[in-house]
Molecule: RNase P RNA; transfer RNA
Organism: bacterium
RNA sequence: CGAGGCGGACGGGUGGCCGCUCCGUCUCCGCUAUGGAGGCGGGGAGGAAAGUCCGGGCUCCGCAGAGCAGGGCGCUGGGUAACGCCCAGUCGGGGUGACCCGAAGGAAAGUGCCACAGAAAUGACACCGCCGGCUCGUUGGGGCCGGUAAGGGUGAAAUGGUGGGGUAAGAGCCCACCGGCGGCCGGGUGACCGGUCGGCCAGGCAAACCCCGCCCGGAGCAAGACCAAAUAGGAGGGCGCUCGUAGGCUGCUCGCCAAGCCCUCGGGUUUCGGUCGCUAGAGGCGCCGGGUAACCGGCGUCCAAGAUAGAUGGCCACCGCCCCUCAGGGGUACAGAACCCGGCUUACAGUCCGCUCUCGACCC
RNA sequence: GCGCCUGUAGCUCAACGGAUAGAGCGCAUGCCUGCGGAGCAUGAGGCAGCAGGUUCGACUCCUGCCAGGCGCA
Numbered sequence: 001c002g003a004g005g006c007g008g009a010c011g012g013g014u015g016g017c018c019g020c021u022c023c024g025u026c027u028c029c030g031c032u033a034u035g036g037a038g039g040c041g042g043g044g045a046g047g048a049a050a051g052u053c054c055g056g057g058c059u060c061c062g063c064a065g066a067g068c069a070g071g072g073c074g075c076u077g078g079g080u081a082a083c084g085c086c087c088a089g090u091c092g093g094g095g096u097g098a099c100c101c102g103a104a105g106g107a108a109a110g111u112g113c114c115a116c117a118g119a120a121a122u123g124a125c126a127c128c129g130c131c132g133g134c135u136c137g138u139u140g141g142g143g144c145c146g147g148u149a150a151g152g153g154u155g156a157a158a159u160g161g162u163g164g165g166g167u168a169a170g171a172g173c174c175c176a177c178c179g180g181c182g183g184c185c186g187g188g189u190g191a192c193c194g195g196u197c198g199g200c201c202a203g204g205c206a207a208a209c210c211c212c213g214c215c216c217g218g219a220g221c222a223a224g225a226c227c228a229a230a231u232a233g234g235a236g237g238g239c240g241c242u243c244g245u246a247g248g249c250u251g252c253u254c255g256c257c258a259a260g261c262c263c264u265c266g267g268g269u270u271u272c273g274g275u276c277g278c279u280a281g282a283g284g285c286g287c288c289g290g291g292u293a294a295c296c297g298g299c300g301u302c303c304a305a306g307a308u309a310g311a312u313g314g315c316c317a318c319c320g321c322c323c324c325u326c327a328g329g330g331g332u333a334c335a336g337a338a339c340c341c342g343g344c345u346u347a348c349a350g351u352c353c354g355c356u357c358u359c360g361a362c363c364c
Numbered sequence: 365g366c367g368c369c370u371g372u373a374g375c376u377c378a379a380c381g382g383a384u385a386g387a388g389c390g391c392a393u394g395c396c397u398g399c400g401g402a403g404c405a406u407g408a409g410g411c412a413g414c415a416g417g418u419u420c421g422a423c424u425c426c427u428g429c430c431a432g433g434c435g436c437a
Stems, first nucleotide, its partner, number of pairs: 001360004005355006012319007020044010046334001050345002053343005058220004065254004070216005075089005090104001091102004105211002110209002112205003127152002129148008160178006179201001181198007224276004234265006247257003283302008320332005365436007374389004382420001391407005413429005
């Protein structure tokens, strides 16, 4: 200097004019209702507000208990309110490497699949072959018996692999190394790692059904609470009120609770009424301590939108950044709160910073 | 806000871990007819909504995204 890897930040700013909305305060009107008008001060979209994929807080369901079904997670340890998330590590895969990815328990609990090709795809009939013996024949060659799975062929995969010895020819038959399985010892909280010994060796697929371990009440702010207004404190039917129904507890069973529940018809309210819930928190920022880290603790400080047909904007000028370019012109991403948090996933024009990181080239 | 379903030839739909991905309608060509329809024969037309992953192998199994539809509230 170039190419990569990892981490972080911004993604618009300033001024003027006009216009919204919330909070606080003051003044006026006032029919005192949940009101109206104006002045001053302060605040007003995001890293994803998105998808609604997870976990909760919160609210309600009369005590919501047990089992089955169903669903989720799946290496180990830690963090967290919790999680399917985050951090660290182990193992496996990819890459020259820094690093990146992993749905990463179990195939001797059972069942199932492995097409086509091939002799043969689970406990496995030997197609071509190789060796030995016997035998037929005019040459080529053939038949039978026994041994064999090293070589060839097929395939994604053929029962450990490579090399050597040995053998009639071969084979873990023997040896060395590697892999797998098992025993012992050591290190580590653990997943695992290292060493040593042993006979040789028991495919793959569980994002196949399943088995094992752990976890899970249900609905959801349109949850729910209160107020106002109005009507007909209506009519009929079914089951039940000691046994417990067609009620409640996701589905089923048991169990528990309840004195009510369910269905039909008819009427009233609602210019789809108003207030609360609705923003002070598992909160933000700074410093210190602990910890490899995620994160935890302590001290100090701050209050950062709460709309409801849905506000947070419009115009002008200058600037910042990027591209073409003589002037000058063009562009400036993804995109908008709706109860609130912790994550995941997806979208994103362009720019900046850092690294005791990696590779390559050059110079000293 | 909640619960489900669908995406395959021009159209309407199948099948489904193992073939060169099928059927009907439509289209093209030929036969038949004086011409047309019907009928018969032949043929073309598909990267399976998109991107990844598992597996020897994916339309099918899994994950994420996109588009559309139905129901409850």